[in-house]
RNA sequence: GCAGGGACUAGAAUGGGGGGUUUGGCGUCCCCUGUUGCCAUAAACCGCCAUCACGAUGGAUUCGAAGCCUGAAGGAGGUAUUGGGAUAUCUUAAGACCCCAUGCCCCUGACGUCGAAGCUCUGUCCCGCAGGGUCGUUGGUUUGAUGAACCAGGUCAGGACCGGAAGGUAGCAGCCUUAAGUCAUGUUAAUGACGCUUACGGGGUAGCGGAGUGGAGGAAGGGGUUUGGACAAGUCUUUCGCGAUUCCAGUAUCGACUGAUGGCGUGUUCCUGC
Numbered sequence: 001g002c003a004g005g006g007a008c009u010a011g012a013a014u015g016g017g018g019g020g021u022u023u024g025g026c027g028u029c030c031c032c033u034g035u036u037g038c039c040a041u042a043a044a045c046c047g048c049c050a051u052c053a054c055g056a057u058g059g060a061u062u063c064g065a066a067g068c069c070u071g072a073a074g075g076a077g078g079u080a081u082u083g084g085g086a087u088a089u090c091u092u093a094a095g096a097c098c099c100c101a102u103g104c105c106c107c108u109g110a111c112g113u114c115g116a117a118g119c120u121c122u123g124u125c126c127c128g129c130a131g132g133g134u135c136g137u138u139g140g141u142u143u144g145a146u147g148a149a150c151c152a153g154g155u156c157a158g159g160a161c162c163g164g165a166a167g168g169u170a171g172c173a174g175c176c177u178u179a180a181g182u183c184a185u186g187u188u189a190a191u192g193a194c195g196c197u198u199a200c201g202g203g204g205u206a207g208c209g210g211a212g213u214g215g216a217g218g219a220a221g222g223g224g225u226u227u228g229g230a231c232a233a234g235u236c237u238u239u240c241g242c243g244a245u246u247c248c249a250g251u252a253u254c255g256a257c258u259g260a261u262g263g264c265g266u267g268u269u270c271c272u273g274c
Stems, first nucleotide, its partner, number of pairs: 001274008011063004015033005023050005038059004067264003073258002077254011090241001093238005099229003103225006111217001118213007125203004130198003133194009145185003152177004160169003
């Protein structure tokens, strides 16, 4: 120094990638792919970081100088973009329907010979004129319209009071009388209003009522169709346009995985043999 066997240490492995996120790199999330092959805890207004960013904290297993890097070629899959197809929404415009009216046809039909439609007159309404009624306003109604009395006047039975008596005093009821007032009521005259009313004349009459005439229909509703209108919203069909979703193809790019080649590294120690 080499080879075989053993013990160590540094260390290595226990996955990688795409999307999303972010100023950017990882992780937590989603997806693809690979292996015999890790575990626990926390993490989207988030966790650890700053181009030397290819997670943080703690633990475990295997291997152990084991290994690490590079990556021709192939290549699952992702992303971006271009073209084409499909789908639905929105949007532009048009047409039809929906909506309204109308002629005709069909059906139903309250009511109707105890009298339908139609026609005539008329009340209810308005105006004019002449009365009444009711409710007010104003004036008159002077001694003489009516209405008052414990606390107005007169007269005051009975009874009361004073007195020995004669007699006297106050006084209820009744009867007579009773002022003033911008009082009340009544009445009268003038005048005003009307949820009232009579007569006459005129007007109006779409609702309701009455009378007459008339002599069998008929208010209304539904359906079909014609014509016209309206067309705000809605329904259907066609159409214009942007974007979206999805499928196919092309291009660009990233790329798990397989992997030619090349590069870096290969330490310490014990035993045996050469």